[in-house]
RNA sequence: GGCCUCAUCGUCUAGCGGCUAGGACACAAGCUUCUCAAGCUUGGAACCGGAGUUCGAUUCUCCGUGAGGUCA
Numbered sequence: 001g002g003c004c005u006c007a008u009c010g011u012c013u014a015g016c017g018g019c020u021a022g023g024a025c026a027c028a029a030g031c032u033u034c035u036c037a038a039g040c041u042u043g044g045a046a047c048c049g050g051a052g053u054u055c056g057a058u059u060c061u062c063c064g065u066g067a068g069g070u071c072a
Stems, first nucleotide, its partner, number of pairs: 001071007010025004018055001027043005048064005
């Protein structure tokens, strides 16, 4: 340098163009307990950047950025 794959809460991830963007762990508060842990309830927290297509984009297209793989 060519080609391929990927990018979503703090972490790991789900999400066949219309979802309140879901789950697990973690975190915070409350209940429980003499205390801790465990358990239960509740809560905060995310779509890499730009452009395009579309009534509507996390989802499709293009460019960029970053990461991984492969061929040199």
Background
A computed fold for a 72-nucleotide RNA from a Minisyncoccota bacterium, annotated as transfer RNA. NCBI's taxonomy places the organism under Bacteria, Bacillati, Minisyncoccota. It matches the Rfam family "tRNA". Rfam classes the family as a transfer RNA. The coordinates come from a structure-prediction model, not an experiment, and the mean pLDDT is 82.